RNA sequence: GGGGCCAUAGCUCAGCUGGUAGAGCAUCUGUCUGGCAGACAGAAGGUCAGGGGUUCAAGUCCCCUUGGCUCCA
Numbered sequence: 001g002g003g004g005c006c007a008u009a010g011c012u013c014a015g016c017u018g019g020u021a022g023a024g025c026a027u028c029u030g031u032c033u034g035g036c037a038g039a040c041a042g043a044a045g046g047u048c049a050g051g052g053g054u055u056c057a058a059g060u061c062c063c064c065u066u067g068g069c070u071c072c073a
Stems, first nucleotide, its partner, number of pairs: 001072007010025004019056001027043006049065005
C1' cells in the first nucleotide's frame, strides 16, 4: 500500500426479508430472612462508532471517515 471481517445498554452478545431496539450478567428498588448469601417480582440504562446518500420508512442497503482483528505484499 491492497483485500476481508468487526463496531448495538456498564460488560458479553442477539436483532430474520428494511417496518415498535432486545437477552444474559451487572446496577437500583421491593418481598421472603434476625442479618448476609440466595430466590422471586419490578425498574433504570441506547448519538445502533462518526458523517453523507437511497427510501414513505435505515441497526439493516450504498459511499466516505475513524478505531480494532486478520490475510497478501

Transfer RNA from Actinocrinis puniceicyclus, 73 nucleotides, folded computationally. The prediction has a mean pLDDT of 82. Rfam family: tRNA. The family's RNA type in Rfam is transfer RNA.